[in-house]
Molecule: Guanidine-I riboswitch aptamer
Organism: Gluconobacter roseus NBRC 3990
RNA sequence: UUAAUGGCGCGCUAGGGUUCCGCCCCAACUGAUGUUGGGAGACUGGUCCGAGAGCACGCGACCUCGGCUUCGAGGUUACACGGCGGGAUAAAAGCCCGGGAGAU
Numbered sequence: 001u002u003a004a005u006g007g008c009g010c011g012c013u014a015g016g017g018u019u020c021c022g023c024c025c026c027a028a029c030u031g032a033u034g035u036u037g038g039g040a041g042a043c044u045g046g047u048c049c050g051a052g053a054g055c056a057c058g059c060g061a062c063c064u065c066g067g068c069u070u071c072g073a074g075g076u077u078a079c080a081c082g083g084c085g086g087g088a089u090a091a092a093a094g095c096c097c098g099g100g101a102g103a104u
Base pairs, nucleotide, nucleotide: 007059008058009057011055012054015049016048020046021045022043024039025038026037027036028035029034060077061076062075063074064073065072066071079099081102085097086096087095
């Protein structure tokens, strides 16, 4: 100096809400630590959702070399500003539409 591949899966995080659990408040009941019902996510949380432009791992793909039937070794997988609106779920979101519209 130069070639090619903007892939898939899994785990997690930033973030997200409120079905369930917990916490908090109110009421009724109970001999009672309680039970039941209602409210609250302008409740730290557990379950839960969760990134193209976040992290890690695995697979895949591609390049070069050796062998050329299966294969082996080394390397690459870069960059990435971004709505409004709509959709799913209990609900919301950096989820999905979407590396879209648009901007540069």